[in-house]
Context: one part of a larger RNA
């Protein structure tokens, strides 16, 4: 100088308290460990692994396994030799890969030999290929400490030196933020701000939106004609600065109140992550050193496997009831998707769904709530509660839904009466609740990522867990 302390002291975070709702119990989904298995590919491992890589495992995906098959190879560059094309199509044998046979079939020079360009075969070699091993050899990239407020350096000074000192103190800030003071003066990396979007207004544009005023039509609608006031969209401005007023303070920085205002004291919310730590993750995204394999650790294909199940955990969904079931009636979003897509309407079905098909390449057409409200019923029951499991009939993608897919209908109705000890989110349009959208995708979503509806209680405090900042103080650790 640092690190540590069941030292001190000052501060601070949903870190405790207050408060709301949950997780540990149930079933069910998913990860994981274990265990089984030919195989149940690999990998991530306190926080910071366990709905993680996977934003889609039924073949494919796939790296794992059996078996059947290939060996210059599925892919790249070169060499020789043959062929004429490549593609396609058809027939037979086979689980396919694959073999066999049949049709069809190049260009450009030259008279032709031949030659030059694709292609395809066939040979022998250099060389291909490895998700194969080391993340402890690497690059890139990500997670953490943490959106914490702190790493630093250039001179000068001090110190024999390591180093100090600036960066400490006094005050205030979210902030090493700003003010005073000081052997320090400056500086840069962060912090701010500048970026993007939410809230107010103003201008400009109007094939969206308005009877706002006019005219026409309709059972009814912006429907039509007209118009950009309004609303909106999307581009350019303006608005907040402690900028005024008052109190407070060192007459400072600053804080308290108030006005005016759509917003105030960084107005919400993202982007944006210092110098490092953790040999923290990735050699299965990609690069790459070395090492390994070369009729195989490479390459095709069929099946199977990743979906096993005595059991443990994690993270979630549905629940257990009357602020509820359910049955009728019924208002009102946003964000985004749509062309071998989205699909109104019209038919046929109890239903999933088919069947026709208008429009739209999309502010112009389609996809489009739900909870709430309001009647009726149930009357505290394992029930008109919950909905697993299981039979039966079916629908729907796909070449195919037995291992293993996702709905629909009828039956069946199972644990479960709010859940030890323990732990977990969350300070406002926020918890909790409600429904929607998309990405991946053929099909599959309680997982993820948006996006709107309704809309709380609570904070007295900082002694305590738990992280963390700055000073200090002690040490036999570095």
């Nucleotide at each position: 100088u640092g690190a540590c302390g069941g030292g001190g002291g000052c501060c601070c975070g949903c870190a405790c308290a207050a408060g709301c709702g949950g997780u540990g119990g149930a079933g069910c989904a998913u990860g994981u460990g274990g265990u089984u298995u030919a195989a149940u590919u690999c990998g991530a491992a306190g926080c910071a692994a366990c709905g993680c890589g996977c934003a889609g495992a039924a073949c494919c995906u796939u790296a794992c396994c059996a078996g059947c098959c290939c060996u210059u190879g599925a892919c790249a560059u070169g060499g020789g030799c043959g062929u004429g094309a490549c593609c396609g199509g058809c027939c037979g044998a086979g689980a396919g890969a694959u073999c066999g046979g049949c049709c069809u079939u190049c260009g450009g020079g030259g008279a032709a030999a031949c030659u030059c360009g694709c292609a395809c075969g066939c040979c022998a070699c250099a060389c291909a290929g490895g998700u194969g091993c080391u993340g402890c050899a690497u690059g890139g990239c990500u997670g953490u400490c943490g959106u914490c407020a702190g790493c630093u350096c250039g001179u000068g000074u001090c110190g024999u030196g390591a180093g100090a000192u600036g960066u400490u103190g006094g005050g205030u800030u979210a902030a090493g933020u700003c003010c005073c003071g000081c052997a320090a003066c400056g500086a840069g990396c962060g912090c701010a701000a500048c970026c993007c979007u939410c809230g107010c207004c103003u201008u400009c544009a109007g094939u969206u939106g308005c009877c706002a005023g006019c005219g026409g039509g309709u059972a009814g609608g912006g429907c039509c004609g007209g118009g950009c006031a309004c609303u909106c969209u999307g581009a350019a401005g303006g608005a907040a600065c402690c900028g005024c007023c008052g109190g407070u303070g060192a007459c400072a920085a600053g804080c308290c109140g108030g006005a005016g205002g759509a917003a105030g004291g960084u107005g919400g919310g993202g982007a944006u992550g210092a110098c490092g730590u953790c040999a923290a993750g990735u050699c299965c995204u990609c690069a790459u050193g070395g090492c390994c394999c070369u009729u195989a650790u490479g390459g095709g294909c069929u099946g199977g496997g990743c979906u096993a199940c005595a059991c443990a955990c994690g993270u979630g969904c549905u629940a257990c009831a009357a602020u509820g079931g359910c049955g009728g009636u019924g208002a009102c979003a946003a964000u985004g998707g749509g062309a071998u897509g989205c699909a109104a309407g019209c038919c046929g079905g109890c239903g999933a769904c088919g069947g026709u098909g208008a429009g739209c390449c999309a502010a112009u057409c389609c996809c489009g709530a739900a909870a709430a409200g309001c009647c009726g019923u149930c009357u505290c029951a394992g029930u008109u509660c919950a909905g697993a499991u299981u039979g039966c009939a079916c629908u729907c993608u796909g070449c195919a839904a037995c291992u293993c897919g996702a709905g629909u209908g009828c039956a069946u109705g199972a644990a479960g009466g709010c859940g030890g000890a323990a732990u977990c989110g969350c300070u406002a349009g926020u918890a909790a609740u409600c429904g929607c959208g998309g990405a991946u995708c053929a099909g599959c979503a309680u997982g993820c990522c948006g996006c709107g509806g309704u809309g709380a209680a609570u904070a007295c405090g900082u002694u305590c867990c738990c992280g963390g900042g700055c000073c200090u103080u002690g040490u036999a650790c570095a």
Molecule: small-subunit ribosomal RNA, 3' major domain
Organism: Elioraea thermophila